The prediction has a mean pLDDT of 75.
A computed fold for a 117-nucleotide RNA from a soil metagenome, annotated as c-di-GMP-I-GGC riboswitch aptamer.

RNA sequence: CGACAAAGGCAAACCCGGUGAAAACCGGGGACGCAAAGCCAUGGGUCUUAAUCUUGCGCAGCGGACCGGAAGCAUUAUCCGGUCCACGCGAGCAAUGAAAGAUCGCCAGGCUGCCGA
Numbered sequence: 001c002g003a004c005a006a007a008g009g010c011a012a013a014c015c016c017g018g019u020g021a022a023a024a025c026c027g028g029g030g031a032c033g034c035a036a037a038g039c040c041a042u043g044g045g046u047c048u049u050a051a052u053c054u055u056g057c058g059c060a061g062c063g064g065a066c067c068g069g070a071a072g073c074a075u076u077a078u079c080c081g082g083u084c085c086a087c088g089c090g091a092g093c094a095a096u097g098a099a100a101g102a103u104c105g106c107c108a109g110g111c112u113g114c115c116g117a
Stems, first nucleotide, its partner, number of pairs: 001116002009034002014029006032105001038111003042108003045103005052098002054095004059090001063085008
């Protein structure tokens, strides 16, 4: 460097079974392709979002202020209803990001390697 050589190898989609929240992976069948379609998630890309963090939305509850009422001799405290306000918590939804994960059959990089020249 790679041929319509030899000997072999791998196995996309799809189907079946299993694992996972998912992307996806594992086993079997099956071959679109592949000269590294062998290995490594290191950089980029793409994909996923159950849990955690962040942000936003809206919901109900807690809290505070005020008003009205109940009971009470009366004050405080208590109970019921209403209005307003801000914060935090909780279950919910969404988003991008963090984060975590998937993909080396997307690209780059690293390691290794059969046959032939």
Description: The RNAcentral record of the sequence draws on MGnify. Its Rfam family is "c-di-GMP-I-GGC riboswitch aptamer". Its family is annotated with cyclic-di-GMP binding in the Gene Ontology.